[in-house]
RNA sequence: GUUCGUCAUGGCGAUGGAGCUCGCCUCAAAUGCCUGUACGGCUAAUAGCUCCUACCAAAAU
Numbered sequence: 001g002u003u004c005g006u007c008a009u010g011g012c013g014a015u016g017g018a019g020c021u022c023g024c025c026u027c028a029a030a031u032g033c034c035u036g037u038a039c040g041g042c043u044a045a046u047a048g049c050u051c052c053u054a055c056c057a058a059a060a061u
Stems, first nucleotide, its partner, number of pairs: 010025004016052006032042003
């Protein structure tokens, strides 16, 4: 110096925040899908559950 492993801490999981659970990463984990690839189209605020915020649809008062 390189590689591997362990530990601690931390980080990440397609559009915001928080809690819990699960999984992943060690500079990586992550960065949706379709297509005729166009100044194209579609879904979604969750990895899962709950709450709040934003947006959309319908109904009632």
RNAcentral holds the sequence, with entries from Rfam. A computed fold for a 61-nucleotide RNA from Desulfofundulus thermobenzoicus, annotated as Fluoride riboswitch aptamer (crcB RNA motif). Its Rfam family is "Fluoride riboswitch aptamer (crcB RNA motif)". Gene Ontology terms of the family: response to fluoride and positive regulation of gene expression. Lineage of the source: Bacteria > Bacillota > Clostridia > Peptococcaceae > Desulfofundulus.